Context: one part of a larger RNA
């Protein structure tokens, strides 16, 4: 080196873009690098392998041959590569439609909570399993009106939609990315994957400056309890929000990498197209793309998966190799820090 695996047993990178590399559609021709055939040279001896001989056997050993490798000559041309030409199915583009919480910025709306001011009004209120702390005659709670400010957007709302993932939900405007369908007009393999690299990346956390209604780590009270550094209650600061910059991790999950092809069906739903029908729409049929529920074959240790595969195959990447030690130490890189990434061993069962 060769093996077997990665939904739940160890194992899919959090997600994308993409250099190198690996792999790559149909046809024709050329050359002959890989490949194959044949010949030759070389591959010291010993050893290894095969055949055969010698010590009574064996070990040991004699003789002969081969194998593998390298180089050269001649030849073959199916496959891979190369070169030249060409094609349209892969890929991309044009045109016409089309759905959407996709992203960024600006503006704006109503409900609610809270606070303040004013009116009405009087003794409670709040909270709990029950209470108490708390608030309230300096007039609370309740109720009506006004004002302020911040944050989040009820109903619509849906195994609905969009996005690579993280994620995205009031309304309007501006800028902007991606997707789907029809037609089969254009380019003509322009493709797939992708070590490094670069970018994006919930929450918490960090830095600077703002903001702070509600909620709320820490903290302070009240309870509970043997205790109660908790669960319950009353308060409450960071934080949660905004701008800019870091951090780079999650059960970042479908615990299932990406791409392509093939392999029975049934039902729901979302977005297109065609047909039938109709005044028109619905219904019904076909079809493309998503998203779900079942289920044949097959697969699976089972559970289950099952055209959105965990089936049948191929290409490329990542990863696993008994438990603990150890998502650790040391070193290195990154970071303001917190820490992150990479990642052992002794020892032990």
């Nucleotide at each position: 080196c060769u093996g077997g695996g990665c939904g739940u047993a160890a194992a899919g990178g959090g997600c994308g873009c993409g250099c190198a590399g690996g792999c790559g559609g149909g046809u024709u021709a050329a050359a002959a690098a890989g490949u194959c055939a044949u010949c030759a040279a070389u591959u010291a001896a010993a050893g290894u392998c095969c055949a055969u001989g010698g010590c009574u056997c064996a070990a040991c050993u004699g003789u002969g041959g081969g194998a593998u490798g390298u180089u050269g000559g001649u030849g073959a041309a199916a496959c891979u590569g190369u070169u030249a030409a060409u094609c349209u199915u892969g890929a991309g583009g044009u045109u016409u439609c089309u759905a959407g919480a996709g992203g960024a910025g600006a503006g704006u709306g109503g409900a609610a909570u809270u606070a303040u001011c004013g009116g009405u009004g009087u003794a409670g209120u709040g909270g709990u399993g029950g209470a108490a702390u708390g608030c309230g005659u300096a007039g609370a709670u309740a109720u009506c009106g006004a004002u302020a400010g911040g944050a989040a957007c009820a109903c619509c709302a849906g195994u609905g939609g969009c996005g690579a993932a993280a994620g995205c939900g009031g309304c309007u405007c501006u800028c902007u990315g991606g997707g789907g369908a029809a037609c089969a007009c254009c380019u003509g393999a322009c493709g797939c994957u992708g070590a490094g690299g670069c970018g994006c990346g919930a929450a918490a956390g960090c830095a600077u400056g703002g903001g702070u209604a509600g909620c709320a780590a820490a903290c302070c009270g009240g309870a509970u309890u043997a205790g109660a550094u908790a669960c319950c209650c009353g308060g409450g600061u960071a934080g949660u929000c905004c701008a800019u910059g870091c951090c780079g991790u999650a059960a970042a999950c479908g615990a299932u990498g990406a791409g392509u092809a093939c392999u029975a069906g049934u039902u729901g739903u979302c977005g297109g197209g065609g047909g039938u029908a109709u005044c028109g729409a619905c219904c019904c049929c076909c079809u493309c793309g998503g998203u779900a529920a079942c289920a044949a074959a097959g697969c699976u240790a089972a559970c289950g998966c099952g055209u959105u595969a965990a089936g049948u195959a191929c290409u490329c990447c990542g990863c696993c190799u008994g438990g603990g030690g150890a998502c650790u130490a040391c070193g290195a890189u990154c970071g303001c820090a917190a820490g992150a990434u990479u990642a052992a061993a002794a020892c032990u069962c």
Molecule: small-subunit ribosomal RNA, central domain
Organism: uncultured bacterium